A computed fold for a 552-nucleotide part of an RNA from uncultured Chthonomonas sp., annotated as large-subunit ribosomal RNA, domain I. It matches the Rfam family "Bacterial large subunit ribosomal RNA". Gene Ontology terms of the family: ribosome and structural constituent of ribosome.
[in-house]
Context: one part of a larger RNA
RNA sequence: GGCGUCUGGUGGAUGCCUAGGGGCAGAGUGCCGAUGAAGGACGCGAUCAGCGGCGAAACGCUCGAGGGAGCUGCAAUCAAGCGAAGAUCUCGAGGUAUCCGAAUGGGGAAACCCGUCCGCCGUAAUGGGCGGACACCGCAUGCUGAACACAUAGGUAUGCGGGGGGCACCCGGGGAACUGAAACAUCUUAGUACCCGGAGGAAGAGAAAGCAUAUGCGAUUCUCCUAGUAGCGGCGAGCGAACGGGGAACAGCCUAAACCUGUGGGGUACGCCCCAUGGGGGUUGCGGGACCGGCAUGGUCUUGAAUGGAUAGCGAUUUCGAAGCGGCCUGGAACGGCCCGCCAUAGAGGGUGAGAGCCCCGUAGGAGGAGUAUGGGCCAUUUGAGCGCCGGCACCCAAGUAGCGCGGGGCACGAGGAACCUUGCGUGAAUCUGGGAGGACCACCUCCUAAGGCUAAAUACGCUCUGCCACCGAUAGUGAACCAGUACCGUGAGGGAAAGGUGAAAAGCCCCCCGGGAGGGGAGUGAAAUAGAACCUGAAACCAGAGCGCCU
Numbered sequence: 001g002g003c004g005u006c007u008g009g010u011g012g013a014u015g016c017c018u019a020g021g022g023g024c025a026g027a028g029u030g031c032c033g034a035u036g037a038a039g040g041a042c043g044c045g046a047u048c049a050g051c052g053g054c055g056a057a058a059c060g061c062u063c064g065a066g067g068g069a070g071c072u073g074c075a076a077u078c079a080a081g082c083g084a085a086g087a088u089c090u091c092g093a094g095g096u097a098u099c100c101g102a103a104u105g106g107g108g109a110a111a112c113c114c115g116u117c118c119g120c121c122g123u124a125a126u127g128g129g130c131g132g133a134c135a136c137c138g139c140a141u142g143c144u145g146a147a148c149a150c151a152u153a154g155g156u157a158u159g160c161g162g163g164g165g166g167c168a169c170c171c172g173g174g175g176a177a178c179u180g181a182a183a184c185a186u187c188u189u190a191g192u193a194c195c196c197g198g199a200g201g202a203a204g205a206g207a208a209a210g211c212a213u214a215u216g217c218g219a220u221u222c223u224c225c226u227a228g229u230a231g232c233g234g235c236g237a238g239c240g241a242a243c244g245g246g247g248a249a250c251a252g253c254c255u256a257a258a259c260c261u262g263u264g265g266g267g268u269a270c271g272c273c274c275c276a277u278g279g280g281g282g283u284u285g286c287g288g289g290a291c292c293g294g295c296a297u298g299g300u301c302u303u304g305a306a307u308g309g310a311u312a313g314c315g316a317u318u319u320c321g322a323a324g325c326g327g328c329c330u331g332g333a334a335c336g337g338c339c340c341g342c343c344a345u346a347g348a349g350g351g352u353g354a355g356a357g358c359c360c361c362g363u364a365g366g367a368g369g370a371g372u373a374u375g376g377g378c379c380a381u382u383u384g385a386g387c388g389c390c391g392g393c394a395c396c397c398a399a400g401u402a403g404c405g406c407g408g409g410g411c412a413c414g415a416g417g418a419a420c421c422u423u424g425c426g427u428g429a430a431u432c433u434g435g436g437a438g439g440a441c442c443a444c445c446u447c448c449u450a451a452g453g454c455u456a457a458a459u460a461c462g463c464u465c466u467g468c469c470a471c472c473g474a475u476a477g478u479g480a481a482c483c484a485g486u487a488c489c490g491u492g493a494g495g496g497a498a499a500g501g502u503g504a505a506a507a508g509c510c511c512c513c514c515g516g517g518a519g520g521g522g523a524g525u526g527a528a529a530u531a532g533a534a535c536c537u538g539a540a541a542c543c544a545g546a547g548c549g550c551c552u
Base pairs, nucleotide, nucleotide: 001551002550003549004548005547006545007544008543009542015536016501017500020472021471022469023468024467025466026465027464028463029462030461031165032164039100040099041098042055043054044053050074051073052059061094062093063092064091065090066089070082071081072080105114106113107112115134116133117132118131119130120129121128136162137161138160139159140158141157142156143155144154169200170198171197172196173195174194180187184234210217211216221248222247223246224245225244231239232238252454253453254452255398259280260279261278262277263276264275265274266273267272285432287397288396289395291392292391293390294389295388301386302385303384304383305382306381307380308379309378313372314371318367319366320365324340326339327338328337329336341358342357343347349361350360351359403427404426405425406424407423408422409421410420413439434449435448436447437446438445488495489494508535511522512521513520514519
């Protein structure tokens, strides 16, 4: 000097643990905002900072109810207080709620600056303080009112509404490319991503101008099949139904018109007619309704709304709840071992100094409950709506619509034999002896009544709570078990960490010694201090040692 070994150091793997995550199921629940939201800034404590809570009435104010002995959050200690005159705590209803933020009196580099009017306070007076109002847009109504006579535009007052936010879900308006086709253009990716508008707790759709071809069905939505079928397709890559059947859930309605009539305006041959608006009437496809005539009926049934009542349900803080303080042993500690008992509608689980049915919290099973309404069913009252037959007549039955042509789009369907739905341009009907559809078109047959509107549930998503897991266990599981969307990076959009564990209990080392301190040596605590806070276990790399072995 090397190799090895031993003892330490360093380091933080591994094991064990779980405070946090992930998933599934069930139940419940779902919008907030000019009465100022979401989100923030700044403050409020006996109190450096932070988190949470709150708002100048600021760790809180009032009331109602529950509850019953302690309380002043995380968070210790000290101090000062509160509480049987019922605190803290829980639920409900109110009050307060600075400044910014749609932000709305004006401005602005958010959390700041500056106003006007009215009322009040204050000053000798000015300055000042407090409270209220003052943005814009739309609609309605009234008033006013140009160019230009009427009128209109405009102005103005009052009332109502809007504005902004919301993870995901929903509807609508726009709308890619990479990619795939082993290149690429139709096609695909995909009506996806993304942008914009809008709505709600759901949204959208929805009461047949539907489907079918049977002895037909009977709004919509969702789902399982039908079926990767029929089809579409540079017939490539790929795209991809419906009918019908099984389920979930079920609910149906209102207008327009004909006709009658009120009001206002206009016209008039004074018979009435027209326009606008209100009321009645009417709402359908075995066509319906209006009108005229005749008959019948006035009663029960069905149903909507409002109010009241009772009931169950839900429901915060709650409550009762069996059985070993058994003996011996080990141990720091018994929940372990041995012996002997007991309960069980309770032997789920957790905690307790190791492994507890019988120590504690609980569990099975019971009880009570402030309050609660959006909902369901029931009863009562009030009120509203719906509900005939025969004959005649031929008045009505949704128009720039249907249809057709051109150009597009949507339908699984790429122009195809291309129906159907939709519409930018053009053209342009009929009123029941009317119209549309049944995948070109025609006939027959069948089905249905477009050109107005509303509609719960079954469905989608979020959140909360509860239960469970052949889910993870700190490089895993959320990015985040810990003060994390933090520190930090970036002009910005945005990106985005690391970081858990003393012990049963702080009993967290009084005291002595070395040292300036850090740190260490004793002593003491503890089962253990090589558990001493850089704290469970403590691997390896790496470092050290006149240690030990071997080699040179």
NCBI's taxonomy places the organism under Bacteria, Chthonomonadia, Chthonomonadales, Chthonomonadaceae, Chthonomonas. The coordinates come from a structure-prediction model, not an experiment, and the mean pLDDT is 82.